[in-house]
Notes: Predicted 3D model of a 1469-nucleotide RNA (small-subunit ribosomal RNA) from an archaeon. It matches the Rfam family "Archaeal small subunit ribosomal RNA". The family has 86 seed sequences and 709 matches in Rfam 15.1. Its family is annotated with ribosome and structural constituent of ribosome in the Gene Ontology.
RNA sequence: AUUACCUGUUUAUCCUGCAGGAGGUUGCUGCUAUGAGAAUUCCGAUUAGACAUGCAAGUCAGAGGGUCAAACCUCGGCAAACUGCUCAGUAACACGUCGACAACGUACCCUUAUGCCUGGGAUAACCUUGGGAAACUGAGGAUAAUACCGGAUAGGAGUGGGAAACUGGAAUGUUCCCACACCCAAAGCUACGGCACAUAAGGAUCGGUCGGCGGCGGAUUAGGUCGUUGGCGGUGUAACGGACCACCAAGCCGAAGAUCCGUAAGGGCCAUGAAAGUGGUUGCCCUGAGAGGGAAACUGAGACACAGUUCCCAGCCCUACGGGGUGCAGCAGUCGGGAAAACUUCGCAAUGCACGUAAGUGUGACGAGGGAAUUCUCAGUGCUUAGGUUAUACCUAGGCUUUUGCCAAGAGCAAGAAUCUUGGCGAAUAAGUGGUGGGCAAGACUGGUGCCAGCCGCCGCGGUAACCCCAGCGCCACAAGUGGGAAUCGCUUUUAUUGGGUCUAAAGCAUCCGUAGCCGGUCUGUUAAAUGUUCUGUGAAAUCGUGGGGCUCAACUUCACGACGUGCAGAGCACACUGACAGACUUGGGACCAGGAAAGGUAUUCGGUAUUCCAGGGGGAGCGGUAAAAUGUGAUAAUCCUUGGAGGACCACCAAUGGCGAAGGCAGAAUACUAGAAUGGAUCCGACGGUGAGGGAUGAAAGCUAGGGGAGCGAUCCGGAUUAGAUACCCGAGUAGUCCUAGCCGUAAACGCUGUCAGCCAGAUGUUGCACAAUCCUCGAGAUUGUGCAGUGUCGAAAUGAAGAUGUUAAGCUGACCACCUGGGGAGUAAGGUCGCAAGACUGAAACUUAAAGGAAUUGGCGGGGGAGCAUUACCCGGGGUGCGGCGUGCGGUUCAAUCGAAUUCAACGCCGAGAACCUCACCAGGGGCGACGGCAGGAUGAUACUCAGUCUGAAGGGCUUAGUGGACGAGCCGAGAGGAGGUGCAUGGCCGGCGUCAGCUCGUGCCGUGAGGUGUCCUGUUAAGUCAGGCAACGAGCGAGACCUGUAUUUUUAGUUGCUCACGGGCCCGCAAGGGUGACCGCGCACACUAUGAAGACUGCCUUGGAAACAAGGAGGAAGGUGCAGGCAACGCUAGGUCCGUAUGCCCCGAAUCUCCUGGGCUACACGCGCGCAACAAUGAUACGGACAAUGGGAUGCAACACCGAAAGGUGAAGCCAAACCUCGAAACCGUAUCCAAGUUCGGAUUGAGGGCUGCAACUCGCCCUCAUGACGUCGGAAUCCCUAGUAAUCGGAGUUUAGCAUAUUCCGGUGAAUAUGUCCCUGCUCCUUGCACACACCGCCCGUCAAACCAACCGAGUCGGGUGUCGGUGAGUCCAUGCUUUCUGGUGUGGCCGAAUCGACGCUUGGUGAGGUGGGUUAAGUCGUCACAAGGUAUCCGUAGGGGAACCUGCGGAUGGAUCACCUCCU
Repeated sequence: AUUACCUGUUUAUCCUGCAGGAGGUUGCUGCUAUGAGAAUUCCGAUUAGACAUGCAAGUCAGAGGGUCAAACCUCGGCAAACUGCUCAGUAACACGUCGACAACGUACCCUUAUGCCUGGGAUAACCUUGGGAAACUGAGGAUAAUACCGGAUAGGAGUGGGAAACUGGAAUGUUCCCACACCCAAAGCUACGGCACAUAAGGAUCGGUCGGCGGCGGAUUAGGUCGUUGGCGGUGUAACGGACCACCAAGCCGAAGAUCCGUAAGGGCCAUGAAAGUGGUUGCCCUGAGAGGGAAACUGAGACACAGUUCCCAGCCCUACGGGGUGCAGCAGUCGGGAAAACUUCGCAAUGCACGUAAGUGUGACGAGGGAAUUCUCAGUGCUUAGGUUAUACCUAGGCUUUUGCCAAGAGCAAGAAUCUUGGCGAAUAAGUGGUGGGCAAGACUGGUGCCAGCCGCCGCGGUAACCCCAGCGCCACAAGUGGGAAUCGCUUUUAUUGGGUCUAAAGCAUCCGUAGCCGGUCUGUUAAAUGUUCUGUGAAAUCGUGGGGCUCAACUUCACGACGUGCAGAGCACACUGACAGACUUGGGACCAGGAAAGGUAUUCGGUAUUCCAGGGGGAGCGGUAAAAUGUGAUAAUCCUUGGAGGACCACCAAUGGCGAAGGCAGAAUACUAGAAUGGAUCCGACGGUGAGGGAUGAAAGCUAGGGGAGCGAUCCGGAUUAGAUACCCGAGUAGUCCUAGCCGUAAACGCUGUCAGCCAGAUGUUGCACAAUCCUCGAGAUUGUGCAGUGUCGAAAUGAAGAUGUUAAGCUGACCACCUGGGGAGUAAGGUCGCAAGACUGAAACUUAAAGGAAUUGGCGGGGGAGCAUUACCCGGGGUGCGGCGUGCGGUUCAAUCGAAUUCAACGCCGAGAACCUCACCAGGGGCGACGGCAGGAUGAUACUCAGUCUGAAGGGCUUAGUGGACGAGCCGAGAGGAGGUGCAUGGCCGGCGUCAGCUCGUGCCGUGAGGUGUCCUGUUAAGUCAGGCAACGAGCGAGACCUGUAUUUUUAGUUGCUCACGGGCCCGCAAGGGUGACCGCGCACACUAUGAAGACUGCCUUGGAAACAAGGAGGAAGGUGCAGGCAACGCUAGGUCCGUAUGCCCCGAAUCUCCUGGGCUACACGCGCGCAACAAUGAUACGGACAAUGGGAUGCAACACCGAAAGGUGAAGCCAAACCUCGAAACCGUAUCCAAGUUCGGAUUGAGGGCUGCAACUCGCCCUCAUGACGUCGGAAUCCCUAGUAAUCGGAGUUUAGCAUAUUCCGGUGAAUAUGUCCCUGCUCCUUGCACACACCGCCCGUCAAACCAACCGAGUCGGGUGUCGGUGAGUCCAUGCUUUCUGGUGUGGCCGAAUCGACGCUUGGUGAGGUGGGUUAAGUCGUCACAAGGUAUCCGUAGGGGAACCUGCGGAUGGAUCACCUCCU
């Protein structure tokens, strides 16, 4: 000083894990921009590419010349080895840090000491004169010095010897003496102050060399090295050294990574981070290296020298072709390259450097300005009053302030500018960028667009109401900036030292042995390596922190202190732990002994059943095989029974969650050899141990090589089935193989998906081995119980875990060591390497692609999973139909000008629609009409309207022409409307269907779970029912069920008109009378029926049986018995179910036509397919005659009695009825009698002809009815399928609805009136529980591979073109060495030799580009073939291996459970 998350896998959850977002920094870029300051910012990244032009190193009391004086030229001295630029090379003592030189140098500077004596000859400039295009150069003549040379003095260094003093860790050092030979100093000038010069010693400074330690990647680089490693002696250097040379020896380096390859200047530092780290290192400072590529030396104190020389190479320039010149990685600048970076400026005024005594001169170092949105810092773009406006925003008017801006003067600077001071003017001169669905701050605003255009880091938006696109407006963030793309750190505990993991998510080597390494029991002593601590030196400055100071503040800068540099070196102290050394111990480990246990291994021998084959006997037609078959086999005798033999493989029962082994694995018995473990022991050794990179050994099955063997089984192959196909599943044959011997391979779901070792931490209960104890005993090597140790199972506390789970056999808590992991795919692939006979194994990437892939658990849904329960839209038992033919009707299809639309499994199809002649009507053909309101054309020169006639027409004052009447508006244009059966039922309301004749759906509190969620709602019994009862971490509650409501069945109260009529009286009728009949006659009446109203009644209340109860079965009573019967109502929800064409309604569209009206047509078509019905096929019938009994409804645009007419349909007239009154209204099946007599009929009625009637404007397309005639198909219906459990099915008629007319439709009504279950879950489904799941749009799910198409990157590839590097050879500038000659002598030249740049050639290694063609991979809404996987996925799946196949895949052998289900055995709780 300091630790923050968010979005994205799912229906939802927790985790693993990555992707993305939010932060900082660097350079590039878009849009925009007022000012000032500061900076160690500005061609670093790419081309250490090439450079025009100018400048960047000179200076001087030494000397000569020259000039009036200068300028200038030359000799000479010092400097030019600094400064400045760049980062190519370099993985190295290059750098950093600490040391060393007893192995070294140092000009200028400082100190001390001594000295500066004496001679000599040249030479440049200059003069004269040649050569050359030029650069330059030759000859002759003269001269000086601080230039050069000789001598002297001092001095130096070497060799040999001696002395011993000093320093030191150590003399090879210093000092002194002797001897020898060698080398060998000086310079003057003066302005008289001084400055130079020489020698020696010392100092300072700057260098040179050596060493320890430190800092990149790759092992898909494992061996490297011949001057290599060392020695003796030399050469060379300032100096050590194989630095170099001759000789000798054979060493030296390396898994603690040599060598090789790639990359790279190093450090101080910088970015980020809490830090540890990670990444960077351009600018400033230090060090190194380089100056076009390369080599070499000269001068000098210092160079092998950026603006010096020589040479080679490449480039450029000049040339008279002979020869010359040149090096911006100095400052500006140009070209090139690139995404990427400035002026050919001013000045030596400041700071510094060189020269000079100095004045001074020079300085593209430096200072100063110009340019740049490079970074950092500061400031501003105003404040206010009143009015307007919804508004703090804007506008208008007024006031205030003046930083900045503009103007003026002064200061400022080398010069200007900036800047500062003072005065004046004037709010004037100054705001953008990005965003606005979530993450993430800010719109459920408007318009446009319509899976288009586009957006989007990620998730995702856009298919007609887009909060996500494009705009406008508003808003948000930051602000002279703000966004985008790239890189990097953080986020990221996703590389984990701090600080992760490996049963199932990625991850434990197949197993063991063992080398290096790492780690290591108890006690004692010594030491002090490590460790800790103290001190000393050092770790440059800048950077960083704190506090002061200076620029108005700040940035910036300066001073002080501190920190940092986590380090290195030296000295001292401590000794617990670790280490080292020494000694001891026994608990780790090992050895030994004893008796037991065991499918441990190897070898040999023996045995047993079965299969097959062969032979004999018996026997006589099939056998075999399957879901069913067939291929196959059998009269040449099979299968079958029996006897004998051959051969190979295997080893039932015992047998077990049992035993043994390191794992793989091991099973008849015996023998031999042999390994290991456990137990017990008063035995011995004494830490001998653990783990284990490399390495070694072992290692199922398959496979390979060679030789045997071959009974059964059995990849491939061949047949037979199945199938759309069937390269499969099933069947029949059957090769390799399976077996043995000897070798190879080295892999498996080689699994406990759990590395080895050690210690610690509750238990319970089985089982195996050994030992001990007790009890029992048949006395047995017996049984039982308990204890200890060792193994092997199950349950389980704590704890752990994402959960599942694990839990002393850990996945708990610790320690040691090894291996492995870091999103998914590409891929265990490619290339390389090693191994292998091969198959292949081991090692093992990248480009590219992708937002997830994955684990565990949850709720659903689903299953060709399981269990339980239930249902006539399930079955069973029955009854009746449909499916055939005719007709009616609806749908599809087809046709048509149009055959309007909608509905399409159940849940469309006599449905919308309740039946279309026009209308309806939406469709087709044709023809007309219509714009509220506003604006503009036009209009008294007459709009518009009306009327006669003509014409167009199917028709029409609808259009046009003409004539008349009349008198103000106006559809020609632009908007805007009315209307729309136009679109969207996937924008909606409402209504309705189905799930559902179901029994479910939830809530509160509590509890469990990290959570989704669970519990309750489960279990047992019961019910029509989640109905009820009992149990239970649940206790309660709500909706639904039930209750409730309506009808009906029984009784009853009250009430009787238009209902009824028991009794009575009357009337009427029949009858001679008696008497009878008549409520379609009246009174009385309300008993009955009926109608209406109110009550009662049924509740498992009572009895028996079973049961704990709920309840069930039976019974009694009762009109009714177990929700009496039939209805109504009917949950949370789901189905984007149906309806915009009933109405309503959002949006879109049409708007003089998609509005509206009219005429006609169509919806009625007809090779065909389907649904629902009607009438039939006949005798349980048809026909004729006669006879009987209902209920519900409807009626004024109506129902219509009755009468008449007609053969009938019907017509004419007409009472009654607005209805318990009148009408509809005489029901039919049924009963009785008669005929028909089994036939296409006296069945059946289609079709057709003729005549008539009714409705209506209208009956042709296209209505209904009547009569007569005609008389088709049809003789009971394949596969399949529908309805129905009682007043039901079946059958019979009646009424209503729609309606002018038209029913076989539909909705009600009553009449007659059965058969058969009273069960089950087999089919179809529903509910609940459970299980699996890769499904969640939920199985109409998901999903795999080939093939076809497009695109992308990669791999192989005959080759081909470059780069780098190694070795060898040729040519060879040049240095050096040896030597000869010459001589004008610092020279010239010849010969030989070592090294050697450059260049040429050959061979190898490595790397890059390109390449016909080939290969697999990835990606891409709707291509082809199948259906591999997920459910028991329909043959369980997967692993290894082998063979086969269009493809997913199939099959064999061995293995795993990461398999469902049922049964059995065993074990545990």